Notes: Predicted 3D model of a 96-nucleotide RNA (c-di-GMP-I riboswitch aptamer) from Paenibacillus oceani.
RNA sequence: AACAGAAAAAGGCACACUGUCCGAAAGGGCAGGCCGCAAAGCUACAGGGGCUACCCCUUCCGUCCCGCAUGGAAGGCAUGCCAGCCAGUUGCCUGU
Numbered sequence: 001a002a003c004a005g006a007a008a009a010a011g012g013c014a015c016a017c018u019g020u021c022c023g024a025a026a027g028g029g030c031a032g033g034c035c036g037c038a039a040a041g042c043u044a045c046a047g048g049g050g051c052u053a054c055c056c057c058u059u060c061c062g063u064c065c066c067g068c069a070u071g072g073a074a075g076g077c078a079u080g081c082c083a084g085c086c087a088g089u090u091g092c093c094u095g096u
Base pairs, nucleotide, nucleotide: 002096003095004094005093012037013036017032018031019030020029021028022027035084041089042088043087047086048085049082050081051080056076057075058074059073060072061071062070063069
């Protein structure tokens, strides 16, 4: 350096759930918790895939002061979100 592994040693992280805060939501922060993880470290406007849709656009139905005003519904839309989906990248220990 490359490959393999998690038996040993030192450790690390923390699913669900609960409380609280932020957010329209997806989701995230903090604390508890500990399902599991050999990268469950990092990387998301610049790999793939997935999630949400405030705003905006289109259509439909009502109301009325008949204007793209107002309420509801459906569809579209990501530079918002997910790294514990794949992937990229960095790395501890041991063995070959």
The sequence was found by an Rfam model in a public genome assembly.